[in-house]
RNA sequence: AGUUUGAUCCUGGCUCAGAAUGAACGCUGGCGGCGUGCCUAACACAUGCAAGUCGAACGAGAAAGGUCGCAAGACUGAGUACAGUGGCGCACGGGUGAGUAAUACAUGGGAAUCUACCCCUUUGUGGAGAAUACCUUGAAGAAAUUCAGGUUAAUACUGCAUGAGCCCAGAGAUGGGGAAAGGUGGCCUCAAGCUACCGCGGAGGAUGAGCCUGUGUCCUAUUAGCUAGUUGGUAGGGUAAAAGCCUACCAAGGCAGAGAUGGGUAACCGGCCUUAGAGGGUGUCCGGUCACACUGGAACUGAAACACGGUCCAGACUCCUACGGGAGGCAGCAGUGGGGAAUAUUGCACAAUGGGCGAAAGCCUGAUGCAGCGACGCCGCGUGGAGGAUGAAGGUUUUCGGAUUGUAAACUCCUGUUAAGUGGGAAGAAAGACUGAUACCUAAUACGUAUCGGGGAUGACGGUACCACUAGAGGAGGCACCGGCAAACUUCGUGCCAGCAGCCGCGGUAAUACGAAGGGUGCAAGCGUUAUUCGGAAUCACUGGGCGUAAAGAGCGUGAAGGCGGUUUCUUAAGUCAACUGUUAAAGAGCUCGGCUUAACUGGGCGAAUGCGGGUGAUACUGGGAGACUAGAGUGCAGGAGAGAAAGGUAGAAUUCUCGGAGUAGCGGUAAAAUGCGUAGAUCUCGAGAGGAAUACCGGUUGCGAAGGCGGCCUUUUGGCCUGUUACUGACGCUAAAGCGCGAAAGCGUGGGGAGCAAACAGGAUUAGAUACCCUGGUAGUCCACGCCGUAAACGAUGAUCACUGGAUGUGGGCCUUGCUUAGCAAGGUCUGUGUCGAAGCUAACGCGUUAAGUGAUCCGCCUGGGAAAUACGAUCGCAAGAUUAAAACUCAAAGGAAUUGACGGGGGUCCGCACAAGCGGUGGAACAUGUGGUUUAAUUCGACACUACGCGAGGAACCUUACCUGGGUUUGACAUGUAACUGCUACUGGUAGAAAUAUUGGGUUCCGUAGCAAUACGGACGGUUACACAGGUGCUGCAUGGCUGUCGUCAGCUCGUGUCGUGAGACGUCGGGUUAAGUCCUUGAACGAGCGCAACCCUUGUCGUUAGUUGCUUGCCGUAAGGCGGCACUCUAGCGAGACUGCCUAGGAAACUAGGAGGAAGGUGGGGAUGACGUCAAGUCCUCAUGGCCCUUAUACCCAGGGCUACACACGUGUUACAAUGGCGAGAUACAAAGGGGUGCUAAGUCGCGAGAUGGAGCAAAUCCUAAAAACUCGUCUAAGUUCAGAUUGUAGUCUGCAACCUGACUACAUGAAGUUGAAAUCGCUAGUAAUCGUAUAUCAGAACGAUACGGUGAAUGCGUUCUCGGACCUUGUACACACCGCCCGUCACACCAUGAGAGCCGUCGGCACCCGAAACUAUUUUAGCUAACUGGGAAACCAGGGGCGGAUAGUGAAGGUGAAGAGGGUGAUUAGGGUGAAGUCGUAACAAGGUA
Repeated sequence: AGUUUGAUCCUGGCUCAGAAUGAACGCUGGCGGCGUGCCUAACACAUGCAAGUCGAACGAGAAAGGUCGCAAGACUGAGUACAGUGGCGCACGGGUGAGUAAUACAUGGGAAUCUACCCCUUUGUGGAGAAUACCUUGAAGAAAUUCAGGUUAAUACUGCAUGAGCCCAGAGAUGGGGAAAGGUGGCCUCAAGCUACCGCGGAGGAUGAGCCUGUGUCCUAUUAGCUAGUUGGUAGGGUAAAAGCCUACCAAGGCAGAGAUGGGUAACCGGCCUUAGAGGGUGUCCGGUCACACUGGAACUGAAACACGGUCCAGACUCCUACGGGAGGCAGCAGUGGGGAAUAUUGCACAAUGGGCGAAAGCCUGAUGCAGCGACGCCGCGUGGAGGAUGAAGGUUUUCGGAUUGUAAACUCCUGUUAAGUGGGAAGAAAGACUGAUACCUAAUACGUAUCGGGGAUGACGGUACCACUAGAGGAGGCACCGGCAAACUUCGUGCCAGCAGCCGCGGUAAUACGAAGGGUGCAAGCGUUAUUCGGAAUCACUGGGCGUAAAGAGCGUGAAGGCGGUUUCUUAAGUCAACUGUUAAAGAGCUCGGCUUAACUGGGCGAAUGCGGGUGAUACUGGGAGACUAGAGUGCAGGAGAGAAAGGUAGAAUUCUCGGAGUAGCGGUAAAAUGCGUAGAUCUCGAGAGGAAUACCGGUUGCGAAGGCGGCCUUUUGGCCUGUUACUGACGCUAAAGCGCGAAAGCGUGGGGAGCAAACAGGAUUAGAUACCCUGGUAGUCCACGCCGUAAACGAUGAUCACUGGAUGUGGGCCUUGCUUAGCAAGGUCUGUGUCGAAGCUAACGCGUUAAGUGAUCCGCCUGGGAAAUACGAUCGCAAGAUUAAAACUCAAAGGAAUUGACGGGGGUCCGCACAAGCGGUGGAACAUGUGGUUUAAUUCGACACUACGCGAGGAACCUUACCUGGGUUUGACAUGUAACUGCUACUGGUAGAAAUAUUGGGUUCCGUAGCAAUACGGACGGUUACACAGGUGCUGCAUGGCUGUCGUCAGCUCGUGUCGUGAGACGUCGGGUUAAGUCCUUGAACGAGCGCAACCCUUGUCGUUAGUUGCUUGCCGUAAGGCGGCACUCUAGCGAGACUGCCUAGGAAACUAGGAGGAAGGUGGGGAUGACGUCAAGUCCUCAUGGCCCUUAUACCCAGGGCUACACACGUGUUACAAUGGCGAGAUACAAAGGGGUGCUAAGUCGCGAGAUGGAGCAAAUCCUAAAAACUCGUCUAAGUUCAGAUUGUAGUCUGCAACCUGACUACAUGAAGUUGAAAUCGCUAGUAAUCGUAUAUCAGAACGAUACGGUGAAUGCGUUCUCGGACCUUGUACACACCGCCCGUCACACCAUGAGAGCCGUCGGCACCCGAAACUAUUUUAGCUAACUGGGAAACCAGGGGCGGAUAGUGAAGGUGAAGAGGGUGAUUAGGGUGAAGUCGUAACAAGGUA
């Protein structure tokens, strides 16, 4: 930073950006330098090499070859090689990290030790002896190897002598013990001696090692007790050395909540990574320590080992074998197999550094130095530089203009790193040895050591680094990403597919998120991905978090340990502080100066290393010791209140039951009922009695108690609290893991009790069901005693204690003072409880606020995302039920708190509307008309679907329309524009074929200009043909759109600016009180104003005035009439005005306004219309039109004929006509209208026809002419019927329109005469000139209305009212809803997958215990099978004896192995249990609103 929400704040998790790596994988790959490279199988290993050396310790001792020689042979090779004895080394170096949680490591101390080689010092180094390897002879064996006999040497071995120093004993004197080896040089005449070096004995040092110890050092308590050599002592043994290290005896200790014991994991550190730091992670390379060397055990040798390349034994494995026996140990360097995502060459050299041996030369050295392989990491360099616009071509894109790739390229001029080639380069990496000089040593010019010189040789790397030259831009750029986080965008393809994805999430036909391309961004010989660590994460919080509601205060008390602790004096100096000091290895890191061309890398110097130790000093605070005090705490004394606890007793009311009296038909119960009780007498009522439980009123946010909890009254016992006083003690205190106790209800055990109530259960209802809610019954239980259980929303969801910090107002219990009207009341103060409101402050907000959730202190408990999980397993407790403690796998990206705006509620309040009610008339039943669904069909074109589709688009389908179907045709097209070529038609008028479209064939052969005599040519107009661009589409998408429209709704709402409040979303304004048709207006108020709506302005209608009178009107005159003359008073027409504004009065009211009245044609928006706020429904329309995208292009385009849209078992909507007497029919002096229309028109009079109509033609482009009323009224008839009602249907005959009336028109006449007798559930319209009823006109239109739109005539009824239904508005409330209740959401069942528990068991693993067996080895013992050189004794000798040794025997310890009983953890298991996850399964509807039973 992203992510929970419509939005907000908070809590909280998940995720990302950074750095790092012994890495791996994908794509790519030019060079060099420096580093680095089996993290897995401590798995198994072929082959080679990795530890030898010394002849100046010893004896023995070749050959090949060479030379000489005729040859024999000699010399040389050579005292060389090989082998052996002996010395030193092999315990270093190198590898690995299995084991090990302390016998390790880090750091700091310590005392009871050893130390080869090295240094210093010191003394001596005498004499004697016996063997033995090699070698040789023989033997066994396949081999490994072994045996026997013989010969020989030593610095090998054994005695003896001496012994300064050393060791033992001792007070001491002193006594005893105890060693050796020589070699090579020099001087030198042999010998002897001297001397140097090496070697041998002793002492000291240095170095190294062993031992002891303080502190530090992972997780786990679902491991709480462990321990018999265990803890200590004494004695002895043992070791280099202290020690239970070992043995005997004695004692009973030792360790542990500051975590013993057990289990798991792990080598430790310097360091390394990360981090601001504190921390966290890690231990590869380099360095220090430890451990290990196939597995287990053991010792030997040695200065040092219990020994990587030694020995013995056992085991597993591998190999050889002649089957009898043998051999082996790469966790050395290479290398092989295997494992694995994964890690290199069977290289060169001892030239350097270092090591072993040697006096040295030197030899050995897979240590090491180098090279090879790997972009594995870090660092450096390059892939060219400058110019270059026609902004080339190509690509991509486009609004078609262009833009971009892009100075990029081409092209011009340069440079020459690197790579390549040629040449140079013996550079540098080295001193020792040798030699010269000087000094020391010495008798010495030897030798040796030190210093300064000289100088030959020696190079694996390597002809390498480096340098010069040559040619030449030539050989050298990729990877990831581009929705947000997070730098970088377009096109095409795809169409919830394919795919992407770190989180949020993208993809369902316009994807900046998939795939590709172009472009861009980032890094660059690398770039991405994956894994891991730290960071961000204050997300375990020491630095640096929290716990009322988000996760989190234990139900409450008591309480040993622990932690913390009042005032004061002295002392101490443990903590603390200060300077000094030892150490904190080197390397690394930091600073600085150098060396490689630079950097990485590396050399020098400095500082630091926060830790531990030492002595010294300080004493404020904390601690320790000693003393004192009274403010904390407690005791005493005097008062006080109380449902505090336990036991015993007792009282009245009520319910029920029993008995008795009286009394009769019901009672009871519910929304309504029924079950139930009752004529065997209930309910009701009076009296008597029984029994159990609970205590009305008082009673109160009153009291008491630690909490749970406690309620009639009386008695007894008893705990705590408050007030006053200040007598006593003198810090005795606070908190509180463990422990102990108390602990509602339900439940359990034993025994009682049982009136009422009441789980379970039964019945009755309700219901789709009703294992519920309601009703009638009813058992446990509720009560008592004793004992368990130990949990609750055990809540103030708020741990205990102490201190401090404004107030206001109630109330319980004390005390003091004052006042008064004194059984007391009031006021003030004070202490202690308990409530409400509130300042500061705190809080995410809500809220808390001296009873803190404020400010501080002390101690305890608890939390760390949701689910899984109030769980499993284990353990403890319990009679059981169960309780306590308490995980993981897996899964999700949220879960959650508070508040906000909406929406919703079978929440509340207020109000409105033909919403209900009151009425009138309908629909729903019939027939028909019309629309729709469905069905049918070649097609029955398409759209519209609750209200808001259905007489709707369509205001008019016979053809046309027409979009559909069948068939016949056309392809630049029926229509538009342009280009090119050719051409001169076309219009008009005929013929033929055809259903027509059309085809074909005749006549006809255009116009203008220029040139020309003309023919004709050129150009243009117009038209045709051909070709190409294109046309065309009622094809798709109304969920890509514009425009238009419907609906909520003509409802009163919807917003903004500034300001204020709030962390914020937001709020206020717009709410409250009134009022209105209205957010209309008034008023109050943190609001003040404004906008879109309301209203008004507009049209029409109602009254009057005025102006104007033709075609209108007409008082007058003329006329039979038509009309004329006159007039404009009236009607009318149509312009302009007036009028109505709550203006006036009365009443109410603050006002707004309301009610009534007057006047007036009209009265409170006069009636009607037009006018439709922000928005909602992805509402409707791509088939009016426009339009993006997609699709078709001899067809989804176009033309034509015919058919269809008119079908018909059925269903629905809207209408018409009716069912009749308020009527039908007939007749009649007979009336009365408005608004329209009229030239392809309206059509009069007249005539004909029963009629539709025909004929006719006057008048009229219209206030002139035409079109034209009905109901009404009067009279007659019908007389309650399927009729003189109704008119469907059908037949026949006609009329009209029209090319055409079959599918399929309207009308007429005659005949026919169906259903239908007022319509179930349900439902629609209407509040006045309205409903109802009557006709008229118009649009469309050739013709075709029962529809639509207008017009007038006649002309009602009812409205108590707002309880209810529907819809709407405002305020408020709840909410788990926000796609907003058509919402959300729970559980079982069914299916699929996943992990887990239980499980008869089964399998292997591990560590202990007990017993058996007991290898090698060591120790002890041994009157010892056998063998035996040195010493001793004897012997002339041979030899014998002794001592000793080897070997044997016995005993102990002892690995592996075996047996047994338990244990731990792991795997697996038929079956089984719950859990989790999964677009559209089943059943219900538990929760969220009063969620419909809170």
Predicted 3D model of a 1494-nucleotide RNA (small-subunit ribosomal RNA) from a metagenome. It matches the Rfam family "Bacterial small subunit ribosomal RNA".